[in-house]
Context: one part of a larger RNA
RNA sequence: UUGGGUGUAAAGGGUAUGUAGGUGGCCUAGUAAGUCGGAUGUGAAAUCCUUUGGCUCAACCAAAGAACUGCAUUCGAAACUGCCUGGCUUGAGUUUCGGAGAGGAGAGUGGAAUUCCCGGUGUAAGAGUGAAAUCUGUAGAUAUCGGGAGGAACACCAAUGGCGAAAGCAACUCUCUGGCCGGAAACUGACACUGAAAUACGAAAGCUAGGGGAGCGAACAGGAUUAGAUACCCUGGUAGUCCUAGCCGUAAACGAUGAGCACUAGGUGUGGGGGCCUCUGGUCUCUGUGCCGCAGUUAACACAUUAAGUGCUCCACCUGGGGACUACGGCCGCAAGGUUGAAACUC
Numbered sequence: 001u002u003g004g005g006u007g008u009a010a011a012g013g014g015u016a017u018g019u020a021g022g023u024g025g026c027c028u029a030g031u032a033a034g035u036c037g038g039a040u041g042u043g044a045a046a047u048c049c050u051u052u053g054g055c056u057c058a059a060c061c062a063a064a065g066a067a068c069u070g071c072a073u074u075c076g077a078a079a080c081u082g083c084c085u086g087g088c089u090u091g092a093g094u095u096u097c098g099g100a101g102a103g104g105a106g107a108g109u110g111g112a113a114u115u116c117c118c119g120g121u122g123u124a125a126g127a128g129u130g131a132a133a134u135c136u137g138u139a140g141a142u143a144u145c146g147g148g149a150g151g152a153a154c155a156c157c158a159a160u161g162g163c164g165a166a167a168g169c170a171a172c173u174c175u176c177u178g179g180c181c182g183g184a185a186a187c188u189g190a191c192a193c194u195g196a197a198a199u200a201c202g203a204a205a206g207c208u209a210g211g212g213g214a215g216c217g218a219a220c221a222g223g224a225u226u227a228g229a230u231a232c233c234c235u236g237g238u239a240g241u242c243c244u245a246g247c248c249g250u251a252a253a254c255g256a257u258g259a260g261c262a263c264u265a266g267g268u269g270u271g272g273g274g275g276c277c278u279c280u281g282g283u284c285u286c287u288g289u290g291c292c293g294c295a296g297u298u299a300a301c302a303c304a305u306u307a308a309g310u311g312c313u314c315c316a317c318c319u320g321g322g323g324a325c326u327a328c329g330g331c332c333g334c335a336a337g338g339u340u341g342a343a344a345c346u347c
Stems, first nucleotide, its partner, number of pairs: 003319004007301002012315001014201004021194003025088003030083002033081002035077008049065006091191001092188004096183004103177007110154001115149007125136002162169002206247006215241002220236004258314006266292012296303002320347003329340004
């Protein structure tokens, strides 16, 4: 609970597609459902209100009037909303010509580095730390040279750079493929916005099955540190990290800021286009991405044409702290658990 709010105090759904619903551009003829006006009927009495009157006043009582903001019928109005007729092009979309990009999927290729294996040289240390020790090494290590195997990640370029709805995306090449931006016209003619439900996507960790396993590394073991040390540091090391197929559906999933449209000073960087000019440059413009800043907003911090300003439309959410990202029930899941989500009690 017809209120006020949601960057940081409680509160924007993780993201998109989109059904119902809600909302919706300009002109035009009609209609009259909403809307507005008149009339008639009704709207019991009491109550409330106004004016009188009666109890010595008042409460109380009585009378008259008004009112009962409503409903029905009928006659009108036609601006706005709705419905319907015809049209328009500015919203939206399509075509065409260009453009940038780590956007997605699949396949292939490459070099550096780590580790391991084989061979050569070579000898006593190496590794590690605050200092050490566990550890490796005379059965020849570390170092160095040559060869080989295998897995994972792609230095420099690299940038408050780019792309994507978000999650996210980075070596190179090829194939398939989505979206976006700019220019000029042409075409369709409101086809739009939002979006409960639903559906799809959704980091990491985790789960199932089968592969793979270099490095790293929960658990675990040992060495240290310490009063202790179930840690921080060190030596090892299994799941996992990687691939294929399928689950899970959560994150400080953050810009802690829902989507769309319109309007409201500027300045200065930077990515991608276009126009003009006197063309190493200047200027105008569209679209991204940063910083500074006016009006305005804000509790302040700050935000400020990428709004947290001014308005409109639609959705989601909040309503003192704890109990409680809980219990119970429902739905989903192999499980882990997820989602929906109270109360007693207490301050």